About this RNA:
This is a predicted structure of a 345-nucleotide part of an RNA (small-subunit ribosomal RNA, central domain). The coordinates come from a structure-prediction model, not an experiment, and the mean pLDDT is 87. Rfam family: Bacterial small subunit ribosomal RNA. Its family is annotated with ribosome and structural constituent of ribosome in the Gene Ontology.

Context: one part of a larger RNA
RNA sequence: UUGGGUUUAAAGGGAGCGUAGGCCGCCCCUUAAGCGUGUUGUGAAAUGCGGGUGCUCAACAUCCGACUUGCAGCGCGAACUGGGGGGCUUGAGUGCGCCGAAAGUAGGCGGAAUUCGUGGUGUAGCGGUGAAAUGCUUAGAUAUCACGAAGAACUCCGAUUGCGAAGGCAGCUUACUGUAGCGCAACUGACGCUGAUGCUCGAAAGCGUGGGUAUCGAACAGGAUUAGAUACCCUGGUAGUCCACGCGGUAAACGAUGGAUGCUCGUUGUCGGCCUUUAUGGUCGGUGACCAAGCGAAAGCGUUAAGCAUCCCACCUGGGGAGUACGCCGGCAACGGUGAAACUC
Numbered sequence: 001u002u003g004g005g006u007u008u009a010a011a012g013g014g015a016g017c018g019u020a021g022g023c024c025g026c027c028c029c030u031u032a033a034g035c036g037u038g039u040u041g042u043g044a045a046a047u048g049c050g051g052g053u054g055c056u057c058a059a060c061a062u063c064c065g066a067c068u069u070g071c072a073g074c075g076c077g078a079a080c081u082g083g084g085g086g087g088c089u090u091g092a093g094u095g096c097g098c099c100g101a102a103a104g105u106a107g108g109c110g111g112a113a114u115u116c117g118u119g120g121u122g123u124a125g126c127g128g129u130g131a132a133a134u135g136c137u138u139a140g141a142u143a144u145c146a147c148g149a150a151g152a153a154c155u156c157c158g159a160u161u162g163c164g165a166a167g168g169c170a171g172c173u174u175a176c177u178g179u180a181g182c183g184c185a186a187c188u189g190a191c192g193c194u195g196a197u198g199c200u201c202g203a204a205a206g207c208g209u210g211g212g213u214a215u216c217g218a219a220c221a222g223g224a225u226u227a228g229a230u231a232c233c234c235u236g237g238u239a240g241u242c243c244a245c246g247c248g249g250u251a252a253a254c255g256a257u258g259g260a261u262g263c264u265c266g267u268u269g270u271c272g273g274c275c276u277u278u279a280u281g282g283u284c285g286g287u288g289a290c291c292a293a294g295c296g297a298a299a300g301c302g303u304u305a306a307g308c309a310u311c312c313c314a315c316c317u318g319g320g321g322a323g324u325a326c327g328c329c330g331g332c333a334a335c336g337g338u339g340a341a342a343c344u345c
Stems, first nucleotide, its partner, number of pairs: 003317004007299002012313001014201004021194003025088007033081002035077008049065006091191001092188003095184004100179001103177007110154001114150008125136002162169002206247006216240001220236004258312006266290010294301002318345003327338004
């Protein structure tokens, strides 16, 4: 390389949009580039192959044949692929109606808790732990009541629940934005799928500037524990956690399972819609559990496939060295992306 693979053995890109490219519904007509077939020309000779002949045989030599799988021209064919034309509606989209949700952005509002402040009551402890101590406290703490302030998060409801492409999203409400599903079958008429490069989004931590800082809390300090204790436990506590704008672009970014389409037994819950003869009903879409066939090394998967197939992309090819070095690209930096080899087993 071919091949074989990618849930867990190496291997699915974190996700979306989308360029080139690849692939692409049904029917009719046409074309003849691909394709098939016929023929002509050419495809040097030698070599090789088959047959004959000549050296006594063979090697060798010589003659004939096929071959030279190719290219080009001219005909013929039209199933399939491609091109052109026409039509269709089931793929895709639009419309109309119904309807759902913690989907997003911005604004407003709410109560509980926490901490702090002020005042009242009240007195000797509080706090913390395995046990303690550091710490707080007669300058009146802890506890309790009233009032006030601030910031952050939204108890119950709450659920294999719902929504979102993923990351993710939860108090209530308003505005704007996005969108699924179902029903009708009015409209367009293949407008589709995938998607290298690219663009956009992307938890937490981190970075820049400005604000904010109640709680918690890396670093740090102290107290313990211990042989030691740069930890686990305790008391504090800075960055951070929060907001605005910008950067960064990684995660066990997981279903460790790329996307799309079609096909293939059932049972049982649940969410949203529709239908009806209202039933222990039917149907469509989602989300769970269990299983037939089948698949799988097994665990298991099993109409939400890891089954049977097609299309497109990404990735893997023994362990370590190593996601390292070097180079390049990006970044304020941290670092990220790309990504070896020697050597060794």